[in-house]
Predicted 3D model of a 1484-nucleotide RNA (small-subunit ribosomal RNA) from a metagenome.

RNA sequence: AGAGUUUGAUCCUGGCUCAGGAUGAACGCUAGCGGCAGGCCUAAUACAUGCAAGACGAGCGGUAAUUCAAAUAGCAAUAUUUGGACUAGAGCGUCGUAAGGGUGCGUAACACGUAUGCAAUCUGCCCGGAACAGGAGGAUAGCUCGGGGAAACUCGAAUUAACACUCCAUAAGACAGUGGUGUGGCAUCACACAGCUGUUAAAUCUACGGAGGUUCCGGAUGAGCAUGCGGAUGAUUAGCUAGUUGGCGGUGUAACGGACCACCAAGGCAAUGAUCAAUAGGGGAACUGAGAGGUUGAUCCCCCACACUGGCACUGAGAUACGGGCCAGACUCCUACGGGAGGCAGCAGUAGGGAAUAUUGGACAAUGGGUGCAAGCCUGAUCCAGCCAUGCCGCGUGCAGGAAGAAGGCUUUCUGAGUUGUAAACUGCUUUUGCCAGGGGAUAAAAUACGGGUGCGCCCGGAAUUGAAGGUACCUGGUGAAUAAGCCACGGCUAACUACGUGCCAGCAGCCGCGGUAAUACGUAGGUGGCAAGCGUUGUCCGGAUUUAUUGGGUUUAAAGGGUGCGUAGGCGGUCUUCUAAGUCAGUUGUGAAAUACUUCAGCUUAACUGGAGAGGUGCAAUUGAUACUGGAAGACUUGAGUACUGAUGAGGUAGGCGGAAUGGACGGUGUAGCGGUGAAAUGCUUAGAUAUCGUCCAGAACACCGAUAGCGAAGGCAGCUUACUAAGGAGUAACUGACGCUGAGGCACGAAAGUGUGGGGAUCAAACAGGAUUAGAUACCCUGGUAGUCCACACUGUAAACGAUGAUUACUCGAUGUUGGCGAUACACAGCCAGCGUCUUAGCGAAAGCGAUAAGUAAUCCACCUGGGGAGUACGCCGGCAACGGUGAAACUCAAAGGAAUUGACGGGGGUCCGCACAAGCGGUGGAGCAUGUGGUUUAAUUCGAUGAUACGCGAGGAACCUUACCUGGGCUAGAAUGUCGGGGGAAUAUGGGUGAAAGCUCAUAGUAUAGCAAUAUACCGCCGAUAAGGUGCUGCAUGGCUGUCGUCAGCUCGUGCCGUGAGGUGUUGGGUUAAGUCCCGCAACGAGCGCAACCCCUAUCACUAGUUGCCAUCAGGUAAUGCUGGGAACUCUAGUGAAACUGCCGCCGUAAGGCGUGAGGAAGGAGGGGAUGAUGUCAAGUCAUCAUGGCCUUUAUGCCCAGGGCUACACACGUGCUACAAUGGGGAGGACAAAGGGCUGCUACCUGGUGACAGGAUGCUAAUCUCAAAAACCUCUUCUCAGUUCAGAUUGGAGUCUGCAACUCGACUCCAUGAAGCUGGAAUCGCUAGUAAUCGUAUAUCAGCAAUGAUACGGUGAAUACGUUCCCGGACCUUGUACACACCGCCCGUCAAGCCAUGGAAGCUGGGUGUACCUAAAGUCGAUAACCGCAAGGAGUCGCCUAGGGUAAAACUAGUAACUGGGGCUAAGUCGUAACAAGGUA
Repeated sequence: AGAGUUUGAUCCUGGCUCAGGAUGAACGCUAGCGGCAGGCCUAAUACAUGCAAGACGAGCGGUAAUUCAAAUAGCAAUAUUUGGACUAGAGCGUCGUAAGGGUGCGUAACACGUAUGCAAUCUGCCCGGAACAGGAGGAUAGCUCGGGGAAACUCGAAUUAACACUCCAUAAGACAGUGGUGUGGCAUCACACAGCUGUUAAAUCUACGGAGGUUCCGGAUGAGCAUGCGGAUGAUUAGCUAGUUGGCGGUGUAACGGACCACCAAGGCAAUGAUCAAUAGGGGAACUGAGAGGUUGAUCCCCCACACUGGCACUGAGAUACGGGCCAGACUCCUACGGGAGGCAGCAGUAGGGAAUAUUGGACAAUGGGUGCAAGCCUGAUCCAGCCAUGCCGCGUGCAGGAAGAAGGCUUUCUGAGUUGUAAACUGCUUUUGCCAGGGGAUAAAAUACGGGUGCGCCCGGAAUUGAAGGUACCUGGUGAAUAAGCCACGGCUAACUACGUGCCAGCAGCCGCGGUAAUACGUAGGUGGCAAGCGUUGUCCGGAUUUAUUGGGUUUAAAGGGUGCGUAGGCGGUCUUCUAAGUCAGUUGUGAAAUACUUCAGCUUAACUGGAGAGGUGCAAUUGAUACUGGAAGACUUGAGUACUGAUGAGGUAGGCGGAAUGGACGGUGUAGCGGUGAAAUGCUUAGAUAUCGUCCAGAACACCGAUAGCGAAGGCAGCUUACUAAGGAGUAACUGACGCUGAGGCACGAAAGUGUGGGGAUCAAACAGGAUUAGAUACCCUGGUAGUCCACACUGUAAACGAUGAUUACUCGAUGUUGGCGAUACACAGCCAGCGUCUUAGCGAAAGCGAUAAGUAAUCCACCUGGGGAGUACGCCGGCAACGGUGAAACUCAAAGGAAUUGACGGGGGUCCGCACAAGCGGUGGAGCAUGUGGUUUAAUUCGAUGAUACGCGAGGAACCUUACCUGGGCUAGAAUGUCGGGGGAAUAUGGGUGAAAGCUCAUAGUAUAGCAAUAUACCGCCGAUAAGGUGCUGCAUGGCUGUCGUCAGCUCGUGCCGUGAGGUGUUGGGUUAAGUCCCGCAACGAGCGCAACCCCUAUCACUAGUUGCCAUCAGGUAAUGCUGGGAACUCUAGUGAAACUGCCGCCGUAAGGCGUGAGGAAGGAGGGGAUGAUGUCAAGUCAUCAUGGCCUUUAUGCCCAGGGCUACACACGUGCUACAAUGGGGAGGACAAAGGGCUGCUACCUGGUGACAGGAUGCUAAUCUCAAAAACCUCUUCUCAGUUCAGAUUGGAGUCUGCAACUCGACUCCAUGAAGCUGGAAUCGCUAGUAAUCGUAUAUCAGCAAUGAUACGGUGAAUACGUUCCCGGACCUUGUACACACCGCCCGUCAAGCCAUGGAAGCUGGGUGUACCUAAAGUCGAUAACCGCAAGGAGUCGCCUAGGGUAAAACUAGUAACUGGGGCUAAGUCGUAACAAGGUA
């Protein structure tokens, strides 16, 4: 110090989340030790038991027990009595109990903090000073006796003491009253000096040293009262107040005071937040933070409040009293039922509550407190110990060597390696800690008392005694690596990775998000990282968050400028001079407790912890100065502001008058069949005369042209002409005033349209409504009508995308240009000045778009507003309104985004340009029939599998009878059907035959005896056994390679450097032309380059050269029935090799160029001559694991292998692709002519013979330019048929055959005879083709024993028509535009309804709570009054009165919970209905 998360990517806004620190914590797992600290945050709930406040005999009466002495009884023990000592318990008295200790209920307050004041006060014990203490008296508790009661307790009688109480005396500088003089102050007053009058005191004890007592003054300490300032929330709490505010006089108090009372007045508080509500002890400080701040108020310290709840006083120096009292209430306990007792928020402890918080411990040794002369006693204050990892700090669990890199684990490319890992083992060393033993009688302890001194603070002296902790800390020795490591994490943030399991399951998760068969994210393991006696999780606070912004934010479009003006309070305010000194600044004084924090030093072995010293303490008060600025007072000024005058300006406003066009209506005329309306129609009007047209009249509303990026107004808004009234800004003059100004919370006024009320008016238009259309529907868009309303007057409403989405005012800051008003000035030219209205732009600003003197720039002042999205501008409350509705304005809950600007794509029922058999123009098909073939579906034991819009469907398959074959049924095999290696054992190999069986297989027999070597043995070959490598057309094409389809043979796709942009990106590649083409040219912040295009390659069209066999034959010769048949030839054709040729090269026209055009020339060919091969970056998770290869998974007597039979050929049906036809441009018959390219030895076969034929039997040539398949067919000539289901068409079926093959039943092809179905040109729709093309005709080949081939791939023959053109359909390219799309329009997305869950509003009612008001009643108690009773009296009892806790009654308000029913909201799975929005979203 930052990071993750909105997007395809980017910048910004903005929220959410994380990393840090802290904790009185809790929970999970784990746990060796010590030191120091901390420990009911919840029920201020209830409490058993024990303890927590007593002391004094040196105040008093008095005495039990004990002890001493004496006496008596007794032998004695002992008992009794008397006296002395000691004095317990109880009692009177004095001091204490108001401290200490606990808790945080209440309290928003002078409660607290801080600083002052008391001239308005008190103060026991303590200190200093002044003075004093003489005398008298009566009671009372106790004790004793008696009574009542269960008890608590109480009553009566008698008697007694005091430092208890009373009286008298003395007495002031005290107190009260009253004059004088002086000084001071702050009003009352205070002080000093000298007077007068009146009132008031005491107590004893003694060890004789003293202690104690009374009055007064002063101090110290503590307390009381008052005041300024400071610190919490809500305005959906706006008014509150009758003792209220003040006065006079009293009462009361220590003291001021409406604190209380009588009377008088009517005040007091409040937007600078009164009152009310809800919450809360406050501070020093603690945590966090760079700080400013934010949060907290446990432990420690200070203050306050409280003590079961509420009220009350008494005593006292002090209380309205935690362990005192009285009363009331609730609760608990005792009871003899009559009545009593009690208060742990003291220390322990119990129950309860709760996620959660300890021992019914020891000691007064120390510190401190009470009391006492003291010894001492008391002290749950305190000091210690116990429990708890609750926190902080420290230590340890070993150290060194040690590679066979052990074993084991895990991983693996797999027997090799990596890792755990110097880790272990092993060797050596050490001993903190633990355990055992010993030491440590150390130190913390000196005081008090005693003696002495004293300056009265204390100091000095020597002796004795005293330890809960604790036999602890600490020290020494022994022992022995011995007694001691876990927790969390490992996708990113965030340090740390692999395997297996699981398979959107189980689960994880702080955010983003993981998991649907290869999960570094789940679970486990190994490994690794982090921290460590702890580690994680959860809760809370601060930080990060500049995300409430004083430091330190914003408001055009992200959330956010009020609709506009006037103006109150408030805030801010021009120039100069003087005074003042409030703000401000400086110095000084006091205070700011201690602890904490900081610096430094020191003590525990260190640290935590503790101690000493120091600095600081932003604050408050006082005081002395300064006077620039701000404020205040006084004076002056003119530039801000205003006024006056002059001439101009404008749809500024209000009221009245007038005008023409249009519309509608009425009447009349002309005139006749339609008019009107729409995409097309219909409703509607019209023969009762419409529409159209002419004339006259009427009505209401709005003002064409001018008219403008013009004008005016504060905004809303304002438009025919004219009159009256009225307002405004600007210019000029510089005459007047002299800061009079700016802004403006509340307030007041204005405020479009729609709407409301009352009364008019009503032509047009037109919500609602009606009808007609459209549509699946159409409560819409379109059409025909049509009412409120639209208009006027008056009165309401008070809102708009009331927008420049930009508050008002002032100042400053480059330029260009247009325009309005005025001036310069007389002007149509011109430059200058002021005020407006616009456009472009510099700097600057901005996230960008953009703004840019009319700022969104630079500054200042004031106001308004914002703080994630939704819920929601909703609910409730209040205010306004006749209503509609407006203003103000939440929460629960829910999401991780919502949003702005810009970028690249994609898309659009957006635009522009261009291309393509894309349309159009043509030719021929498909879709109808029969058949062939493929697919779906169905069926089946199986009908193996794959391909499925274009881009599957005569596709893989270029050939399923067996085989193929992967499928089904059945029979067999298990190291297996194939190929290796090693070991063992047998036999040469090989050949033949038999049995069984469907075959595979199983099994038997015979023949045979190899090579090398003398032999043992070895080698080759064949079975068997064992070991090791199997096998799988099983799954995943969404794990893959390779190959392929498609967009598309479309013209695109990129890079380097530079430049532009914060960036994604852009530029280049866009633009103007041109091209088949990102082809080329020109221009240009681009310059170049790559993959594509083109070219290079092949075939074909022309020619030349070379070469002539198997091809050819012009010339010459020979020969045949005939034939290049033969000699020969090398011309031609042809073959097959090398070349040439075409490049817009030439000409003309157009054009800058590129290029285009031309019945141009030449040429075999002309503008790419025709065809092929060639397929950029990428898209479709396209296709293929079944060609092949391959990761992972699965299978191993089977999902492998062998075999037989069956199936892949099924058949109601649907679709695709084809063949044959429907006939005369034809069918049949006869005759005749012309190709190219292929194949051939298990082959093609001439020729001959047989057969109607398929073919068969012979026979010959050819391993092929030689022989052969081989006949080309359409075509031509002649003939027949004559428009029919035919002499068309050939399906189907019967019979007879041929061929292939082990085998044609399921299930082959072909031949012959016979049979002779549908079909007469095909609906909607749809396909191919632009020239040697379509159409049509035949030929060949691959596969192959044969063939279901009508398929596929090649070959040639004959050989057209049409293209005006690019509006439309489809696909594509480029530019541009919009976008809420990016899985990219097959996108996104809205609302109702239905279902589930959640929170919430309303609600008849029901149940609580606190508060206030009124009335009734009223305890204890203070105060007041008081004749009877008591007392000599003082006084008391009693009675009465005021007040009052509590109780009761009543009506309201507030607040909380709950509720039948009801309203909307949010979330959820793949529901239903539509399609509102995003593109012109199909009606912007």
Its Rfam family is "Bacterial small subunit ribosomal RNA".